[in-house]
Context: one part of a larger RNA
RNA sequence: CGCAUACGGUGGAUGCCUUGGCAGUCAGAGGCGAUGAAGGACGUAGUAGCCUGCGAAAAGCUUCGGGGAGUCGGCAAACAGACUGUGAUCCGGAGAUGUCCGAAUGGGGAAACCCACUCAGUGUAAGCUGGGUAUUCUUAACUGAAUCCAUAGGUUAAGAAGGCGAACGAGGGGAACUGAAACAUCUAAGUACCCUCAGGAAAAGAAAUCAAUUGAGAUUCCCUCAGUAGCGGCGAGCGAACGGGGAACAGCCUGCAAGUGAUAGCAGUGCGGUUAGUGGAACGGUCUGGAAAGUCCGGCGAUAGAGGGUGAUAGCCCCGUACACGAAAACCGCGUUGUGAUACUGAGCUUGCGACAAGUAGGUCGGGACACGUGUUAUCUUGACUGAAGAUGGGGGGACCAUCCUCCAAGGCUAAAUACUCCUGACUGACCGAUAGUGAACCAGUACCGUGAGGGAAAGGCGAAAAGAACCCCGGAGAGGGGAGUGAAAUAGAUCCUGAAACCGUAUGCGU
Numbered sequence: 001c002g003c004a005u006a007c008g009g010u011g012g013a014u015g016c017c018u019u020g021g022c023a024g025u026c027a028g029a030g031g032c033g034a035u036g037a038a039g040g041a042c043g044u045a046g047u048a049g050c051c052u053g054c055g056a057a058a059a060g061c062u063u064c065g066g067g068g069a070g071u072c073g074g075c076a077a078a079c080a081g082a083c084u085g086u087g088a089u090c091c092g093g094a095g096a097u098g099u100c101c102g103a104a105u106g107g108g109g110a111a112a113c114c115c116a117c118u119c120a121g122u123g124u125a126a127g128c129u130g131g132g133u134a135u136u137c138u139u140a141a142c143u144g145a146a147u148c149c150a151u152a153g154g155u156u157a158a159g160a161a162g163g164c165g166a167a168c169g170a171g172g173g174g175a176a177c178u179g180a181a182a183c184a185u186c187u188a189a190g191u192a193c194c195c196u197c198a199g200g201a202a203a204a205g206a207a208a209u210c211a212a213u214u215g216a217g218a219u220u221c222c223c224u225c226a227g228u229a230g231c232g233g234c235g236a237g238c239g240a241a242c243g244g245g246g247a248a249c250a251g252c253c254u255g256c257a258a259g260u261g262a263u264a265g266c267a268g269u270g271c272g273g274u275u276a277g278u279g280g281a282a283c284g285g286u287c288u289g290g291a292a293a294g295u296c297c298g299g300c301g302a303u304a305g306a307g308g309g310u311g312a313u314a315g316c317c318c319c320g321u322a323c324a325c326g327a328a329a330a331c332c333g334c335g336u337u338g339u340g341a342u343a344c345u346g347a348g349c350u351u352g353c354g355a356c357a358a359g360u361a362g363g364u365c366g367g368g369a370c371a372c373g374u375g376u377u378a379u380c381u382u383g384a385c386u387g388a389a390g391a392u393g394g395g396g397g398g399a400c401c402a403u404c405c406u407c408c409a410a411g412g413c414u415a416a417a418u419a420c421u422c423c424u425g426a427c428u429g430a431c432c433g434a435u436a437g438u439g440a441a442c443c444a445g446u447a448c449c450g451u452g453a454g455g456g457a458a459a460g461g462c463g464a465a466a467a468g469a470a471c472c473c474c475g476g477a478g479a480g481g482g483g484a485g486u487g488a489a490a491u492a493g494a495u496c497c498u499g500a501a502a503c504c505g506u507a508u509g510c511g512u
Base pairs, nucleotide, nucleotide: 001511002510003509004508005507006506007505008504009503015497016461017460020432021431022429023428024427025426026425027424028423029421030420031164032163039101040100041099042055043054044053046079049075050074051073061095062094063093064092065091066090070083071082072081106115107114108113116133117132118131119130120129121128122127135161136160137159138158139157140156141155142154143153168199169197170196171195172194173193179186183233209216210215220247221246222245223244224243230238231237251413252412253411255353256352257351258350259349260348265339266338267337268336269335270334271333272332273331274330275329277325278324279323283298284297285296287294299316300315307319308318309317362386363385364384365383366382367381368380369379372398393408394407395406396405397404448455449454468496471483472482473481474480
């Protein structure tokens, strides 16, 4: 040095576990904000730090309910000091307080800072306390130039807006990579992305629609029609409609007059629900074991054998579960009662009369949208230029014309079926189980990197219970170890469950 065996060290695979994730189902909610949000800074406890909570009234205050014995949040024990059957801690409703920054709004500003004015109160005063002072828009009033009237402008008051937020929606803009085996029309795609605006949904919507000689009857969504008809350097590709079957269904308004009589809102009340909760059946022994829920024996309950916990596997030990019940207060839904503009306006219903949309329809040129790339290209839309009719009228039926059929544009509103999930609750999984599952099971968008935009980790497990090793010994008043003790186990000793392999040793044997 090699091989073999045994025992170790190192290492952290594997097994088991799960506090965390992932994907859904059913409900709820679908917004928060000048009454100052989202997000932060700084503070705040007897005690240093971080997290959580809270705000100079600061792990809290008031009140109304629930609840019923301990409590003073967590890491995190101890000490000190308090509170509590005169009901604390805790849970829920309502309220108060709520520093500074932030739309940030008195002015400024390098966010969490600096500097003001004005009014009121108070004080001899310095000062203190409280309110107000941004911008834009709308409305109203008062003022008021050039310029007589006026207008612009100015001032004041009242109201509204502003910012944030995951996706879904509408509108305004709008790529390229890519594909076409190159590339230019085309495609990707009206996608990504940017901007504006809104709602719990949005948008669309009651035929100047389709159909085809029979008829249908707003919109939206799904299945089909159908990868069909078509479009297309007829390449790559793009791709309907009619019709049929479903989901859901709802229709209306306008100006005038007359009549009728009561909508929204507000207040009360009834029912249901949400925000705390309450009751809730039924078991003992033997054996093994550290421990019984396991074994054996004998019982019991079940509208409760969902699930979880308890020293191993528990219907009957605990929390729960089925079932039954519960709200002072606030909110939501539905119903009902009262009130509710009466004179200019102003909701609903009925009746009568009336109105029923012009720089519009259409045309020409240039674009865009329609599955449809200008094509024989209808239809919709519109930048420029033009430009009707008026129900004896007008539009459409895919060039165009006639016949026929059908509808009535140039005003407006409209629930449901549909889309989505930042968020709340309950439940589910031939989903993951710590290199997986979220980037994040752990104080993670942290540490760290970057001027910055931004990038972005690693890291779970003693034991049933700390019973976390008193005391002794070696040692540097060490580290570490040996005894002792605890424990079922300490090769479970905090670098702690299991503890593979690589790698490194010790012992023995053999070989060289």
The part of an RNA shown here (large-subunit ribosomal RNA, domain I) has 512 nucleotides and comes from Kineobactrum salinum. It matches the Rfam family "Bacterial large subunit ribosomal RNA". Rfam links the family to the GO terms ribosome and structural constituent of ribosome. The full RNA is in RNAcentral, with records from Rfam.